[in-house]
RNA sequence: CCGUGCUAGGCGGGGAGUUAGCGGUGCCCUGUACCCGCAAUCCGCUCCAGCGGGGCUGAAUUCCCACCCAAGGUCUGUGUCCGCGGGCCUCUGUUGUUGCUGGACGGCGCUGACGAGCGGGUCCUGCGCGGCGGAUGCCUGCCAACCCCGCCAGGUCCGGAAGGAAGCAACGGUACGCAGUGUCAUCCGGGCGCCGCAGGGUCGCCUGCUCCGAGCCGUACGGCGGCGAUACGCUUGCAGGUAGGAUCGACGGUGGGUGCACGG
Numbered sequence: 001c002c003g004u005g006c007u008a009g010g011c012g013g014g015g016a017g018u019u020a021g022c023g024g025u026g027c028c029c030u031g032u033a034c035c036c037g038c039a040a041u042c043c044g045c046u047c048c049a050g051c052g053g054g055g056c057u058g059a060a061u062u063c064c065c066a067c068c069c070a071a072g073g074u075c076u077g078u079g080u081c082c083g084c085g086g087g088c089c090u091c092u093g094u095u096g097u098u099g100c101u102g103g104a105c106g107g108c109g110c111u112g113a114c115g116a117g118c119g120g121g122u123c124c125u126g127c128g129c130g131g132c133g134g135a136u137g138c139c140u141g142c143c144a145a146c147c148c149c150g151c152c153a154g155g156u157c158c159g160g161a162a163g164g165a166a167g168c169a170a171c172g173g174u175a176c177g178c179a180g181u182g183u184c185a186u187c188c189g190g191g192c193g194c195c196g197c198a199g200g201g202u203c204g205c206c207u208g209c210u211c212c213g214a215g216c217c218g219u220a221c222g223g224c225g226g227c228g229a230u231a232c233g234c235u236u237g238c239a240g241g242u243a244g245g246a247u248c249g250a251c252g253g254u255g256g257g258u259g260c261a262c263g264g
Stems, first nucleotide, its partner, number of pairs: 001264006009057003012030004020046005034054005063257006072248005079242003083238006092231011104219005115211008123200006129193002132189006138182001139180004148173003156165003
């Protein structure tokens, strides 16, 4: 160095959980790498850590160790994101209101601003006047078979006659009533009045006269504050995710290590 035959070992691994600890059954990841029996109200062991039985392979691409890579799991999550709330107004925004103040523009102003004094109006009450609405009267028209008037044909009655009497209809008029008109009169009514008189009169507004002598008003904006509301602001709670951190780590890669016997 080669060949033959054995043995150690191997014939999946990992994570979480469970456990005093280890392994297994079960769950999950990776992946296809023997069979039978036991096993979550667990099963079997004890730091050399499944037990019992059988089979295949077997000294190296296959076993053992270290490192690297990395699927995946678990923990945490100071940072950060989404959602659901609670509180607050210090900061940053949005916004309401108000005080002081500034100038710009516009309007008015020595034909006198603002202000002050006197007076009046607006306002209230009463009375008067007017007007409006209603009613009545007045005027006109119509209107009574009879129980209204006048005049009464016909007819009726009294009378010997002359002559009288009552009286319907018609006609005319009138009462009650109805209708119309309106230059009139009276009565009643009222949040009717560019009216009158008298009295009253808090605030405000308008206005006349007198005095004074230079600003007054409006709009938007600015500055400094007060009070208030709110979230895109600050803070906090719950839950979920994630940057990051920690831990374990399959598969894979690199390197190293590791028997016995016989023969040539």
This is a predicted structure of a 264-nucleotide RNA (Bacterial large signal recognition particle RNA) from a Dehalococcoidia bacterium. It was read from a public genome assembly, where an Rfam model found it. Of the family's consensus pairs, 93% are formed in the model. Rfam family: Bacterial large signal recognition particle RNA. About the family: The signal recognition particle (SRP) is a universally conserved ribonucleoprotein involved in the co-translational targeting of proteins to membranes. The coordinates come from a structure-prediction model, not an experiment, and the mean pLDDT is 81.